[in-house]
Molecule: transfer RNA
Organism: Candidatus Kaiserbacteria bacterium
RNA sequence: GCGGAUAUAGUUUAGUGGUAUGAUACCUCCUUGCCAUGGAGGUGACGGGAGUUCGAUUCUCCCUAUCCGCA
Numbered sequence: 001g002c003g004g005a006u007a008u009a010g011u012u013u014a015g016u017g018g019u020a021u022g023a024u025a026c027c028u029c030c031u032u033g034c035c036a037u038g039g040a041g042g043u044g045a046c047g048g049g050a051g052u053u054c055g056a057u058u059c060u061c062c063c064u065a066u067c068c069g070c071a
Base pairs, nucleotide, nucleotide: 001070002069003068004067005066006065007064010024011023012022018054026042027041028040029039030038047063048062049061050060051059
C1' cells in the first nucleotide's frame, strides 16, 4: 500500500427496516440477629459523519479504532 472481519449499558451478549434481548455489575425493597445466598423492582447502550427511506442498530459511502491475510 491492497483486501477482509468486527464496533450495541461498567463488562458480556441477542437483535436481517418500525425507539433493542438476556446475563452480570450498580441502586432500592423483602427475607436474616449481622453478612452471604435467595426473591421483587429500578437506572443505564446502538463508534463518528453523510446518504437512501415515512421510518436506519439494520442498507450504501467515508472516517476512526481493533484484529486477520497479502505485498